[in-house]
Molecule: RNase P RNA; transfer RNA
Organism: Candidatus Zixiibacteriota bacterium
RNA sequence: AAAGCAGGUUUAACGGUCGCAUUUUAUGACAUAGUCUGAAAUGAGGAAAGUCCGGGCUCCGCAGAGCCAAGGCGCCCCGUAACACGGGGGCGGAGUGAUCCGACGGAAAGUGUCACAGAAAAAUACCGCCCACCUGUCCGCUUCGCGGACAGCGGCAAGGGUGAAAACGUGGUGUAAGAGACCACGGGUCGUCCCGGUGACGGGACGGUCGGACAAACCCCGCCUGGAGCAAGGCCAAAUAUGGAAGGAUGAGGUCGGCUCGCCUCGUUUGACUUUCGGGUAGGCCGCUUGAGGGCAUGGGCAACCAUGCUCCCAGAGAGAUGAUCGUUGGCCCGUUCGCGGGUAACAGAACCCGGCUUACUACCUGCUUCCUGC
RNA sequence: CGGGGCGUAGCGCAGCCUGGUAGCGCACUUGCUUGGGGUGCAAGUGGUCGGCCGUUCAAAUCGGCUCGCCCCGACCA
Repeated sequence: AAAGCAGGUUUAACGGUCGCAUUUUAUGACAUAGUCUGAAAUGAGGAAAGUCCGGGCUCCGCAGAGCCAAGGCGCCCCGUAACACGGGGGCGGAGUGAUCCGACGGAAAGUGUCACAGAAAAAUACCGCCCACCUGUCCGCUUCGCGGACAGCGGCAAGGGUGAAAACGUGGUGUAAGAGACCACGGGUCGUCCCGGUGACGGGACGGUCGGACAAACCCCGCCUGGAGCAAGGCCAAAUAUGGAAGGAUGAGGUCGGCUCGCCUCGUUUGACUUUCGGGUAGGCCGCUUGAGGGCAUGGGCAACCAUGCUCCCAGAGAGAUGAUCGUUGGCCCGUUCGCGGGUAACAGAACCCGGCUUACUACCUGCUUCCUGC
Repeated sequence: CGGGGCGUAGCGCAGCCUGGUAGCGCACUUGCUUGGGGUGCAAGUGGUCGGCCGUUCAAAUCGGCUCGCCCCGACCA
C1' cells in the first nucleotide's frame, strides 16, 4: 500500500435577493375581541422515524389489603428517576490478530418432544461375542460321573451399522465373553474445606459420581408489574329530543381478567347502570414547553456517570410554516493539456415532554491489527 | 397523534396455540361424456408461507428486527 477493527466528530459554511410561520412592536391604516402594512427576533433531527422498552404528567371514588390468573425480566458489581438501557468485569464461543458475539437461573423436582433412519432416542439388543454358573438337546467315554458340540424365557454391550445426537475418553488389567468391574493418565459434575476476589468466579486439597438434547415446550425458582393515554384532562361558549328500544337490583362505581375483605358514593320501579338506534356542535382558551434542559470550566471516578461554579432561553402549530434562487469557499465523483472544467449532495421531516434501544443514511478524522498479497 | 389486527397457489381461506407430511373451495390444464358448448366424472399443474436475523438436529409454526395493508378512537346531551 492493501485488507480489516474500534472510537469520535459531522449531517456543509458565509453573503445577496425573494417568500412562509410564530411572537413582539409601531405618534401607521381600516370596516377595531381583529385585519392589513412596515420593522425586529426566532424557526427540525441525529435519527424528529419505528412506536420496541423505561419514566414524568393527567384522569379512572381509595391508588387500600389479600389470593389467583396473566405478562415481563434472569451471570456479577456499579451508574441512573427508571429500564429489557449504559459502564466495568466473570464465564462460554468466533477470529492469525486488532477485536467481536452471547434471551448467560434450573434438564439431578415433574410432565412432554426427539420426524426419517436405527436394535435402541434414555436404559435398549438387529447383526454380533460367550457357554464359567443355571437349564435343555445330541454325541463320545475309562459310566454313582467326566468330556465335547449346539442352543436358551441364559450372560454381555466390545465391534459393525443408523442418526443432528448413542450411554465419560485413551491405554491396560481382568473375563467364558465383556463392561468404570478394577487400575493409570485425562475430562466433566456434586459436596466439604482452604486461598484470592465486594461479587459473578478463579486456583488447590479430599471425598462421591459419570445421570443425552430441547425451558425463544409446559413448568420450577427468584424478582417486578393497577388501567388508560394530551383525541389524557380542565374552563368558557353554541346547539339538540334530560328522545326511542332492550336489559336492569345481595345492583353499579378502583378502565385488558377473576375472587374475597374494609371504607366511601350513587341507586332499588319516580330506574343507578349497561347495550343499541337516533339528535346536536365541528368554536375559543388552558394543558404547551424552564426541562431528570443546553453550553463552558474545575474536581471525583478505569468508565458509565456524579458534584460545584458561571452562563444561555433555544419551534411550538390550523394534524398545514421551517423554503426557493444566485455567488464564493469546502467535501465527494468524472475528465484533464495539472492551469482547470463539468457534475453531485443522502436518510428523512417536530405535534405533551424526557431517558434509551432499533432501523435508514452523508462526509471526515484519530488510534490499532495483519495469516496471506505487493513495494 | 394514539390504539389494535392481518400477510400461506391467480382469488378467498385452513394449518401456527402443542415445531418434522403445506391442505380446502373456486379458477387453470388434460382426458371421457355431447353432433358442438355448458354441466357432470376422472386425473393433474401451480407455493422462496411478505423480507432478514436468531433459537433448534429441524421453523409457515417459537423470538427479534423490518416492509406493506386494513380497522378503530372528537365533544355535548